Predicted 3D model of a 72-nucleotide RNA (transfer RNA) from Ramazzottius varieornatus. The sequence is in RNAcentral, with records from ENA and Rfam. It matches the Rfam family "tRNA". The family's RNA type in Rfam is transfer RNA. Gene Ontology term of the family: triplet codon-amino acid adaptor activity.

[in-house]
């Protein structure tokens, strides 16, 4: 150099064109003498970047970067 895969909350990961979700955490409440578990609720995302199609893109096309495999 060439393929292939990968990027979506603080980390782990779900979303196959029509309001972005779950799990752990994070805060706040209730229980408790206190803490943990336990239940109750909330904050937190311009979906890696930039352009295309499209009435609409997290999703389909292009390029380009991250990070990982594979091949001379």
């Nucleotide at each position: 150099g060439c393929c292939c895969c990968u990027g979506u909350a603080g980390c782990g990961c779900a979303g196959u064109g029509g309001c972005a979700g779950c799990g752990c955490g994070u805060c706040g409440g209730u229980c408790u003498c206190c803490u943990a578990a336990a239940c109750c609720g909330a904050a937190g995302g311009c979906c890696g970047u930039g352009g295309g199609u499209u009435c609409g893109a997290u999703c389909c096309c292009c390029a380009c970067c991250u990070g990982g495999g594979g091949u001379g």